[in-house]
Context: one part of a larger RNA
Molecule: small-subunit ribosomal RNA, 5' domain
Organism: Triticum aestivum
């Protein structure tokens, strides 16, 4: 000297781009942070002369919710980081090759009765589906010569007609309200049907992409911790996972780790990277990205393609709320916020306009991701507080050898400018994709006008280490990083002047190099 997610003392104009709870993973009031699809399905609603068509909604249903978001308590360990492996699994998404036949029987909604304070429920009936289930099929799996097992769904495409009503007209019947047809075919004026097409759906093989596993190296500190270890090391049988395997579980065998530190203790999420340093190296792991862990502690599974799951389920604790006492509810380490803790760390803002995610065919819905204001001199950069002229030196402080030195061209004063300020016009890019669409924001930035106007402080002057005197005090008060300085002439205490240094910051403190 150089660094900091800093704090703390004085000081404080302004932009731009970062950054902002390191502490109690300590407790949480409120609001919001994940839905979405009527082009899977019965249904109810609104509106409309009725149906219809349009909208809207609570079920059933399907994706999604395992991503995105937060934290680092555990963890010393295949967790991480780098290099290879084998015995695996993949919804979405590509690509390839088939395939989608025939049946049923529920349960919700809804109805009726009913239990509770409430959460949330029973009973009986009815009902549709891309919900469930049996047949059949099978270039597939098991297996072995006999054979066994497994599939599926269907939607839009579709603008339909009747009833009403009006007009004429007066047998049936035209016309209109209201109407549009791309094509084929029966059929023969009226009407039924079929089909491209376009998203679904099964099976089977590759793929990408993700994840799961299994392994060499490397990965703090403590011998004042030397012995550890029985599913323990290894076989065989059986089970078990998607898959390897003591993953388990009967038998056998008695193995395996360790002074190249086993085992114990004690601290920590790694790691790209960051700081210091020529460099070797230390230190460190905020923000940004990969990885891992965890979600009130603790333990299980359930659904699923993926979870043993932050805003799901079950138990058990501990803690808060309701509660008719019988019995219920919850989980901010998600954005904001509160309380506490602490030297210290921010609004209970706007918008989905960009970018990305989710669901939908799509129009669109949803995103505290995200895109942005707002807070803080918290850091970095960058700018400004005026320039030019002005005296043989105003006033005034301060020294003084009383002669005069000094702040000092500094002031005033003349003249000049307007960054930047305040008020005015005019106004963006960021939107892709004909158009329409911008929170941010009438902001950026361009222009006019006015007026030097709105803007300088903070530490130090013994020596290291740049900057001197006088006063006051008298081993007192004090100061101080080290050395050490104050007991009457203190350059080192405190005020003044004056000077160095830095500068919207300067210093102090703590930490690493």
């Nucleotide at each position: 000297g150089g660094a900091u997610g800093a704090a703390c003392g004085c000081u404080g104009g302004c932009g731009g781009c970062a950054u902002g709870c390191u502490u109690a993973a300590c407790a949480c009031a409120u609001g919001c942070a994940a839905g979405u699809c009527g082009a899977a399905c019965g249904g109810g609603a609104a509106g409309u002369g009725g149906u219809g068509u349009u909208u809207c909604c609570a079920g059933u249903g399907g994706c999604g919710a395992a991503c995105g978001g937060g934290u680092g308590a555990g963890u010393a360990a295949c967790g991480c980081g780098u290099a290879a492996g084998a015995a695996c699994c993949u919804g979405c998404c590509c690509u390839u090759g088939g395939g989608a036949g025939g049946g049923g029987a529920a349960c919700a909604a809804c109805a009726a009765c009913u239990g509770g304070a409430a959460a949330c429920g029973g009973u009986u009936g009815c009902u549709a589906a891309u919900a469930c289930c049996c047949c059949g099929u099978a270039g597939g799996c098991u297996g072995a010569g006999g054979a066994g097992c497994a599939a599926a769904a269907g939607g839009a495409g579709a603008a339909a007609u009747c009833c009403g009503c009006c007009c004429a007209a007066g047998g049936a019947g035209g016309g209109g309200c209201u109407c549009g047809c791309g094509u084929c075919c029966u059929g023969a004026u009226u009407a039924g049907g079929a089909a491209a097409u376009c998203c679904g759906c099964c099976c089977a093989a590759g793929g990408a992409g993700g994840g799961g596993c299994u392994c060499g190296c490397g990965u703090c500190u403590g011998a004042u911790u030397a012995g550890c270890u029985a599913g323990u090391u290894g076989g065989u049988g059986a089970g078990g996972u998607a898959a390897u395997a003591g993953c388990u579980u009967a038998c056998c065998a008695a193995g395996g780790c360790g002074a190249u530190g086993a085992u114990c203790a004690g601290u920590a999420g790694c790691u790209g990277g960051u700081c210091c340093g020529a460099g070797a190296g230390g230190a460190u792991g905020a923000u940004c990205a990969g990885c891992c862990a965890c979600a009130c502690u603790g333990g299980g599974a359930c659904u699923g393609a993926g979870a043993c799951a932050c805003g799901g389920c079950c138990c058990a604790g501990a803690c808060u709320c309701c509660u008719a006492c019988g019995g219920g509810a919850g989980g901010c380490a998600g954005c904001a916020g509160u309380g506490g803790g602490g030297a210290a760390u921010u609004u209970u803002c706007c918008g989905c306009a960009a970018u990305g995610g989710g669901c939908g065919a799509a129009a669109g819905c949803c995103u505290g991701a995200c895109g942005g204001a707002g807070c803080a001199a918290u850091g970095c950069c960058g700018c400004g507080u005026g320039g030019a002229g002005g005296u043989g030196g105003a006033a005034g402080g301060c020294c003084u050898a009383c002669g005069g030195g000094u702040c000092g061209u500094c002031a005033a004063c003349u003249u000049c400018u307007u960054u930047u300020c305040u008020c005015g016009g005019a106004g963006a890019a960021g939107a892709a994709a004909c158009a329409a669409u911008g929170a941010c924001g009438g902001u950026a930035u361009c222009u006019g006008a006015g007026g030097a106007a709105u803007a300088a402080g903070c530490a130090u002057c013994g020596g290291c280490u740049a900057a001197c005197u006088c006063u006051g005090u008298g081993c007192c008060a004090g100061c101080a990083g080290c050395c050490g300085c104050g007991g009457u002439a203190a350059g080192a205490c405190a005020g003044a002047g004056g000077a160095u240094g830095c500068a919207a910051g300067c210093g102090u403190u703590a930490u690493c190099c």